The prediction has a mean pLDDT of 81.
A computed fold for a 159-nucleotide RNA from a mouse gut metagenome, annotated as Lysine riboswitch aptamer.
RNA sequence: GAUAGAGGCGCGGGAUUCAAGAGUAACAGAGGACAAAAGGCAGGACCGCCGUUUUCUGAGAAAGGGAAUUUCGCCGAAGGAUUUUAUGUGGGUCCUAUACAUAAGAUUCUGGGACGACGCAGAAUAUGCGGCGGACUGUCACAAAUGUGGAGCGCUAUC
Numbered sequence: 001g002a003u004a005g006a007g008g009c010g011c012g013g014g015a016u017u018c019a020a021g022a023g024u025a026a027c028a029g030a031g032g033a034c035a036a037a038a039g040g041c042a043g044g045a046c047c048g049c050c051g052u053u054u055u056c057u058g059a060g061a062a063a064g065g066g067a068a069u070u071u072c073g074c075c076g077a078a079g080g081a082u083u084u085u086a087u088g089u090g091g092g093u094c095c096u097a098u099a100c101a102u103a104a105g106a107u108u109c110u111g112g113g114a115c116g117a118c119g120c121a122g123a124a125u126a127u128g129c130g131g132c133g134g135a136c137u138g139u140c141a142c143a144a145a146u147g148u149g150g151a152g153c154g155c156u157a158u159c
Stems, first nucleotide, its partner, number of pairs: 001159005008075001010074009027058008039050003042096006078110013111137002115133002118130004139150004
């Protein structure tokens, strides 16, 4: 260097079903309050669109985020942080920003899952992410009472 392989509540993608989102948003009907030109749709220019708010009634979603089952691909599987570029969305065009999503690249962190407290995200008590903690587990090194330490740029086998 190549090929094959191990870790276990192991990792990621897809499909189906279900809960939640939510009796919410938007829509329709009836009323109340305010206003009569201001204001709103990220900022500027031009254009376009819309009264604002609230109560009751009717009918009533979706996305992001999950769970279970199943299937496929896998074992730096993959995930996070920072950053660059491109594309898309946030009424249209131009300019300037910004948020989010997706894709690709760069640098860096994490062996693995569970649990705990904390922080952040989240509608959430779901769930995710982050470093931390004490155990467990795989692996290697050192020491040989079964302890200490390391990190996947690792470990095992073959060539």